[in-house]
RNA sequence: CAUAUCCAUGGGAAUGGGGUCUCCCAAAACCGCCGCAAGGCUGAUGACUCCUGCCGCGUA
Numbered sequence: 001c002a003u004a005u006c007c008a009u010g011g012g013a014a015u016g017g018g019g020u021c022u023c024c025c026a027a028a029a030c031c032g033c034c035g036c037a038a039g040g041c042u043g044a045u046g047a048c049u050c051c052u053g054c055c056g057c058g059u060a
Stems, first nucleotide, its partner, number of pairs: 009026005016051006032041003
């Protein structure tokens, strides 16, 4: 210096924040889907839950 593994720590999982769990990554993990293009579609979760925001319907 390089490679592999383990531990710790940190980061990430298509739009915000908190908790729990799962998975992934160590400069990578990650950066949604359809369509040749033009263009179009869903969702604040990886999953559960709470808050905030947004959308639709109804009541006062």